This is a predicted structure of a 272-nucleotide part of an RNA (large-subunit ribosomal RNA, domain VI) from a Candidatus Levyibacteriota bacterium. Taxonomically the source falls in Candidatus Levyibacteriota (Bacteria, Bacteria candidate phyla).

Context: one part of a larger RNA
RNA sequence: CGUUUGAGAUUUGAGGAGAUCCGUUCCUAGUACGAGAGGACUGGAAUGGGGGAAUCCCUGGUGUGCCAGUUGUUCCUUAUAAGGGCAGCGCUGGGUAGCUAUAUUCCCAACUGAUAACCGCUGAAAGCAUCUAAGUGGGAAGCAGCCUCCAAGAUAAGAUCUCGUUUUUCCCGCCCUCGGGUGGGAUUAGACCCCUUGUAGACUACAAGGUUGAUAGGCGGGCGGUGGAAGUGCCGUAAGGUAUUGAGCCUACCCGUACUAAUGGUCGAGAG
Numbered sequence: 001c002g003u004u005u006g007a008g009a010u011u012u013g014a015g016g017a018g019a020u021c022c023g024u025u026c027c028u029a030g031u032a033c034g035a036g037a038g039g040a041c042u043g044g045a046a047u048g049g050g051g052g053a054a055u056c057c058c059u060g061g062u063g064u065g066c067c068a069g070u071u072g073u074u075c076c077u078u079a080u081a082a083g084g085g086c087a088g089c090g091c092u093g094g095g096u097a098g099c100u101a102u103a104u105u106c107c108c109a110a111c112u113g114a115u116a117a118c119c120g121c122u123g124a125a126a127g128c129a130u131c132u133a134a135g136u137g138g139g140a141a142g143c144a145g146c147c148u149c150c151a152a153g154a155u156a157a158g159a160u161c162u163c164g165u166u167u168u169u170c171c172c173g174c175c176c177u178c179g180g181g182u183g184g185g186a187u188u189a190g191a192c193c194c195c196u197u198g199u200a201g202a203c204u205a206c207a208a209g210g211u212u213g214a215u216a217g218g219c220g221g222g223c224g225g226u227g228g229a230a231g232u233g234c235c236g237u238a239a240g241g242u243a244u245u246g247a248g249c250c251u252a253c254c255c256g257u258a259c260u261a262a263u264g265g266u267c268g269a270g271a272g
Stems, first nucleotide, its partner, number of pairs: 001153001005164007015150004021049007033038001050108006059101004066094005071087003075084003111145003118138004169186008190267004194210005215261003218257005224250003231244005
């Protein structure tokens, strides 16, 4: 831009893409077969490998703005204490959310149709024979369905629902001619810019919101992590221990709360 009024939703599926993989064990059965050795077809059950998808409840990993321990320091605040900076996050031990696999769950199953090679039935040409000439069956991990995803620019542009305007709502201008034509503006449903953001994300897009508000931050509470803060008292010559004290600190998670920030603006019909 188109889909011939403008929007918001929900869809059909022409067409396209993907997947459709491979074992082992057991029963049938030590049966059929075979002198024996050996050893099935068929049908059924169980369990793996490989591939794929989803998820983070469990098991783990990571977790550089979480907690603790600890070394050095010609650095800083400083008081001998307590902290901060730097040293690969200084090193070490843990670890929330998120992300993640080696973790968890599920799928690659069954069935249908037309067939290939091939196997048939009936059957002439050719009194026989012949699966073929007329007619008619079976038959593959292959083909087409069934399964998953995309999909009406499928220009043959599909369908359904709802909303707005639809006998002209308002304002301004022009032309005929006195209610028509035409142009512009303001608006409706709605959309966008902008702003607060994340379940989304390279950007865009998508999604949640914008005071009729819990969207983010802050604050309060909780979960959870670390593991017993500082100060003070007591004990000890001291290193240190102990009580106050499951203490102090605490990131992304959950619930609540308008304290802060979501200001403001633009576009958008006249068809039948």
Record summary
The coordinates come from a structure-prediction model, not an experiment, and the mean pLDDT is 84.